[in-house]
Context: one part of a larger RNA
RNA sequence: UUGGGCGUAAAGCGUCCGCAGGUGGUGCUUCAAGUCUGCCGUUAAACAUCCUGGCUCAACUGGGAACAGGCGGUGGAAACUGAAGUACUAGAGUGCGGUAGGGGUAGAGGGAAUUCCCGGUGUAACGGUGAAAUGCGUAGAGAUCGGGAAGAACACCAGUGGCGAAAGCGCUCUGCUGGACCGGCACUGACACUGAGGGACGAAAGCUAGGGGAGCGAAUGGGAUUAGAUACCCCAGUAGUCCUAGCCGUAAACGAUGGAUACUAGGUGUGGCAAGUAUCGACCCUUGCCGUGCCGCAGCUAACGCGUUAAGUAUCCCGCCUGGGGAGUACGCACGCAAGUGUGAAACUC
Numbered sequence: 001u002u003g004g005g006c007g008u009a010a011a012g013c014g015u016c017c018g019c020a021g022g023u024g025g026u027g028c029u030u031c032a033a034g035u036c037u038g039c040c041g042u043u044a045a046a047c048a049u050c051c052u053g054g055c056u057c058a059a060c061u062g063g064g065a066a067c068a069g070g071c072g073g074u075g076g077a078a079a080c081u082g083a084a085g086u087a088c089u090a091g092a093g094u095g096c097g098g099u100a101g102g103g104g105u106a107g108a109g110g111g112a113a114u115u116c117c118c119g120g121u122g123u124a125a126c127g128g129u130g131a132a133a134u135g136c137g138u139a140g141a142g143a144u145c146g147g148g149a150a151g152a153a154c155a156c157c158a159g160u161g162g163c164g165a166a167a168g169c170g171c172u173c174u175g176c177u178g179g180a181c182c183g184g185c186a187c188u189g190a191c192a193c194u195g196a197g198g199g200a201c202g203a204a205a206g207c208u209a210g211g212g213g214a215g216c217g218a219a220u221g222g223g224a225u226u227a228g229a230u231a232c233c234c235c236a237g238u239a240g241u242c243c244u245a246g247c248c249g250u251a252a253a254c255g256a257u258g259g260a261u262a263c264u265a266g267g268u269g270u271g272g273c274a275a276g277u278a279u280c281g282a283c284c285c286u287u288g289c290c291g292u293g294c295c296g297c298a299g300c301u302a303a304c305g306c307g308u309u310a311a312g313u314a315u316c317c318c319g320c321c322u323g324g325g326g327a328g329u330a331c332g333c334a335c336g337c338a339a340g341u342g343u344g345a346a347a348c349u350c
Stems, first nucleotide, its partner, number of pairs: 004321003007304002012318001014201004021194003025088007033081002035077009049065006091191001092188004096183004103177007110154001114150008126135001162169002206247006215241002220236004258317006266295011299306002323350003332343004
């Protein structure tokens, strides 16, 4: 609970698509459902309101009157909403010409490093730490040179730079493929916005099956430290990390800020495009549009801060909050192989 809110106090669904629903641009004509208005009917009595009377007053009670509002009917108005028709182009979209990009996906290729294996040289150490020890090494290690194998990740470029709805995306080349931006012309003619349910995607960890396994590394073993040390440090090391197919569906999934549209001072970087200026030409410079940062006026804010990428001014739609603990628990239901996830209380207590 007809109220106020949601960056940080409780509160924006992780993200997108989208049925229903809600909302919706400009001109003209018609209708009259909403809306406004005249009249009529009805809205029992009692009660309440106003006028007036009866009990000495009052309570109590008799008589009379009326509004507002509701519902129904009928006549009218046509600005707004709605409905129908017609037209338009400023929203939206399509075509055309360009541009940038780690957007996605599949395939092929590359070098550095690491580890291991083989061989050469070579001899007593190596490694590790605060210091050590476990460990490795005379069965020849570490170092160094040559050869080979494997897996994973791609230094520099690299940038509060780019792309993507978000999760996310970074060696090179190729195929297929999604989106965005800019330019002016042509076309469609409101085709739009949001979106309960629903659907799709969704880091890491985890799960199932089959591969793979260099490095790293939960668990585990050992060495130290310590009063102890189920840790921090060291030596090893399994799952995992990688690939394929499927599941899981959660994160401080964050800008802790839902989406769309319009309006409201500027300054200064940076990415993309176009036009102008300049020039032989490119750069420079100016302007416009789109993105991405910083500073900042008005305004907002409890403050911090936000400030044309708003947390300003407004409209539309959705989601969510309502003291702390109990508790994201119990129960029920749905989903899942499981782990668990989604939905989600109460008693009690402060």